[in-house]
């Protein structure tokens, strides 16, 4: 120094050809149950969707620069 992938919540991810209110699971907080712990059941918190622009009425999705990571070629 080239090209491909991939970035969503504390973790691991979903998210359909752009549209109505960003989820789901395990964590975390409350509560039920139980003599009491654990499973087990409700219920709650939690997200500048990687950053910076752009197209659009309307962006997690579409275009471009860039950051991180990961493979491959030199």
């Nucleotide at each position: 120094g080239g090209g491909c992938c991939u970035g969503u919540a504390g973790c691991u991810c979903a998210g359909u050809u752009g549209g109505u209110u960003a989820g789901a699971g395990c964590a975390g907080c409350c509560g039920a149950c139980u003599c009491a712990u654990a499973a087990u059941c409700g219920g709650c918190u939690g997200g500048u969707c990687g950053u910076a622009g752009g197209u659009u009425c309307a962006a997690g999705u579409c275009c471009u620069a860039c950051c991180a990571g990961g493979c491959c070629c030199a």